[in-house]
Molecule: transfer RNA
Organism: Victivallaceae bacterium
RNA sequence: GCCGACUUGGCUCAGUGGUAGAGCAGUAGUUUUGUAAACUUCAGGUCGUCGGUUCGAAUCCGACAGUCGGCU
Numbered sequence: 001g002c003c004g005a006c007u008u009g010g011c012u013c014a015g016u017g018g019u020a021g022a023g024c025a026g027u028a029g030u031u032u033u034g035u036a037a038a039c040u041u042c043a044g045g046u047c048g049u050c051g052g053u054u055c056g057a058a059u060c061c062g063a064c065a066g067u068c069g070g071c072u
Base pairs, nucleotide, nucleotide: 001071002070003069004068005067006066007065010024011023012022013021018055026042028040029039030038048064049063050062051061052060
């Protein structure tokens, strides 16, 4: 330098055009002599950035940034 994949709560990941979800972690509670475990509850994300398409975009298109991999 060229090519490809990926970017969504603190972490790991779903969600392929119509109100953003799960597990773990966190808060509060129940249980226990106490801790852990278990159960219940709550909070936390303008979906990497900027544009475009569309009535409507996490989702489709483009540019840029970052991470990883391949080729040279």